[in-house]
Context: one part of a larger RNA
RNA sequence: GUCCUCAAGGAACUCGGCAAAAAAGCGGCCGUAAGUUAGCGAUAAGGCCUGCCUCUCGCAAGAGAGGCCGCAGUGAAAGUUUCCCUGGCAACUGUUUACCAAAAACACAGCUCCCUGCAAACUCGUAAGAGGAGGUAUAGGGGGUGACACCUGACCAAUGCCGGAAGGUCAACCACGGUGGGUAUGCUGCUUCGGUAGUAUGCUGGACUGUGUAAGCCCCGGUGAAUGUCGGCGAUAACUAUAAUCGUCCUAAGGUAGCGCAAUUCCUUGUCGGGUAAAUUCCGACGUGCACGAAUGGUGUAAUGACUGGGGAACUGUCUCGAGGACUCGCUCG
Numbered sequence: 001g002u003c004c005u006c007a008a009g010g011a012a013c014u015c016g017g018c019a020a021a022a023a024a025g026c027g028g029c030c031g032u033a034a035g036u037u038a039g040c041g042a043u044a045a046g047g048c049c050u051g052c053c054u055c056u057c058g059c060a061a062g063a064g065a066g067g068c069c070g071c072a073g074u075g076a077a078a079g080u081u082u083c084c085c086u087g088g089c090a091a092c093u094g095u096u097u098a099c100c101a102a103a104a105a106c107a108c109a110g111c112u113c114c115c116u117g118c119a120a121a122c123u124c125g126u127a128a129g130a131g132g133a134g135g136u137a138u139a140g141g142g143g144g145u146g147a148c149a150c151c152u153g154a155c156c157a158a159u160g161c162c163g164g165a166a167g168g169u170c171a172a173c174c175a176c177g178g179u180g181g182g183u184a185u186g187c188u189g190c191u192u193c194g195g196u197a198g199u200a201u202g203c204u205g206g207a208c209u210g211u212g213u214a215a216g217c218c219c220c221g222g223u224g225a226a227u228g229u230c231g232g233c234g235a236u237a238a239c240u241a242u243a244a245u246c247g248u249c250c251u252a253a254g255g256u257a258g259c260g261c262a263a264u265u266c267c268u269u270g271u272c273g274g275g276u277a278a279a280u281u282c283c284g285a286c287g288u289g290c291a292c293g294a295a296u297g298g299u300g301u302a303a304u305g306a307c308u309g310g311g312g313a314a315c316u317g318u319c320u321c322g323a324g325g326a327c328u329c330g331c332u333c334g
Base pairs, nucleotide, nucleotide: 001327002326003325004324005323006322008320009319012318017315027049028048029047030046035040037147051068052067053066054065055064056063057062069073082313083312084311085310086309087308088307089305090304094106095105110145111144112143113142114141115140116139122131123130124129148300149299150298151297153230154229155228158227159226160223161222162221163220164219167218168217169216174212175211176210177209178208179207181204182203183202184201185200186199187198188197189196190195231249232248233247234246235245258292259289270286271285272284273283274282
């Protein structure tokens, strides 16, 4: 290291019955609760039988009666989820971290929202093109939730999205103007004849500037199974306590139903009840919810689960507490 056995006790071990033991072994007969979606639960649980010989019945399979032997009769081998009670989570079968996680995580059918009228939306590609689909809104794509039952409250202030177009704001081009510059040519005034000032007509440009022009933003509405959010203080009833009630401040609106010390409760081993001789766990209540709460779904729920918590029966070397044996490996010695 791999196995086997053990007095008395029997989980006292331990985080935890981990491991082991026990039961059982796809047969026959009987019997089988709560719950339930009436399918299940269920092989629930639990009990009895099984060989051989003779006789009777029977076509046979087999059944019945009587007898015989053993500790043992599906006498071997193979084949093998102990069972019960009660919570949590997830409906279920399924999927997953190849090689530390199999789960309560993912998926799922179902529900719901958004997009898409077909040269569809969407995805890949620079494009051509392809998928979607040789489909057509009972279709396709995307998001969320996650069977089923009962339900899914308030808030559109912020953010997002959808719609609107009166007003405000607002780009580059472009169009039409204005101002000034450069330059050319004329004309006029002055002139020291070199020019200079004004004016007209052209040309010119990355000059300056005004007006006009879109979406967007501001603005106005809508929208929550969109991202999200869902108060404080003070007073009050003929014991006390409590507050149906009142006042006040703030807010977009102040958490509805249901559940609740919870996979969520800090204080906390909350308090009460049950279970135990004794329980920080567990179950049932209470509610003062540090910091539950309604498709980031709420609350239930039969069945299912190599999930997870608590209790019990049986069983045992898990333990009290060790002991003995078989085989094997390494080292040491011989």

This is a predicted structure of a 334-nucleotide part of an RNA (large-subunit ribosomal RNA, domain IV) from a Minisyncoccota bacterium.
The source organism's lineage runs through Bacteria, Bacillati and Minisyncoccota.
RNAcentral holds the full RNA, with entries from ENA.
Rfam family: Bacterial large subunit ribosomal RNA.